[in-house]
RNA sequence: GCCAAUGUAGCUUAGCAGGUAGAGCAGUGGUAUCGUAAACCGCAGGUCGCCGGUUCGAUUCCGGCCAUUGGCU
Numbered sequence: 001g002c003c004a005a006u007g008u009a010g011c012u013u014a015g016c017a018g019g020u021a022g023a024g025c026a027g028u029g030g031u032a033u034c035g036u037a038a039a040c041c042g043c044a045g046g047u048c049g050c051c052g053g054u055u056c057g058a059u060u061c062c063g064g065c066c067a068u069u070g071g072c073u
Stems, first nucleotide, its partner, number of pairs: 001072007010025004019056001027043005049065005
């Protein structure tokens, strides 16, 4: 230099033939316990890497860029 894959909550990730973004762990409030943990019931946390395009509507499709990983040279 070229090619490909990936980028979604603090972490691990689901969501695909475009239609209001979910889970587990972690965090936090409560129940319970003599007390702690486990357990159970809640809550909060994401403008979906960035910038554009298409569309009534984009996490999803298209282009560029950035980052990470892999391959080729």

Predicted 3D model of a 73-nucleotide RNA (transfer RNA) from a Minisyncoccia bacterium. The prediction has a mean pLDDT of 82. The sequence is in RNAcentral, with records from ENA.